Predicted 3D model of a 73-nucleotide RNA (transfer RNA) from a Microcaldota archaeon. Its Rfam family is "tRNA". Rfam classes the family as a transfer RNA. Lineage of the source: Archaea > Nanobdellati > Microcaldota. The sequence is in RNAcentral, with records from ENA.
RNA sequence: GGGGCUAUAGUAUAACCUGGCAGAACAAUAGGCUCCAGACCUGUGGAUGGGGGUUCGAAUCCCCCUGGCCCCA
Numbered sequence: 001g002g003g004g005c006u007a008u009a010g011u012a013u014a015a016c017c018u019g020g021c022a023g024a025a026c027a028a029u030a031g032g033c034u035c036c037a038g039a040c041c042u043g044u045g046g047a048u049g050g051g052g053g054u055u056c057g058a059a060u061c062c063c064c065c066u067g068g069c070c071c072c073a
Base pairs, nucleotide, nucleotide: 001072002071003070004069005068006067007066010026011025013023020056028044029043030042031041032040049065050064051063052062053061
């Protein structure tokens, strides 16, 4: 220099191919239970790497950029 894969809550992930309310788990937090704590039960908040395009509608399709991994030179 060229090519491929990848990026979603604090963590690890589903949805992407086939566009239609972003979901569950652990963690956090509030309440219940308990003498207290843990476990257990109920509730709450939290995410699509950045920019642009297409579309009525984009996590999803297209382009560029950034980070990570790999291959070729």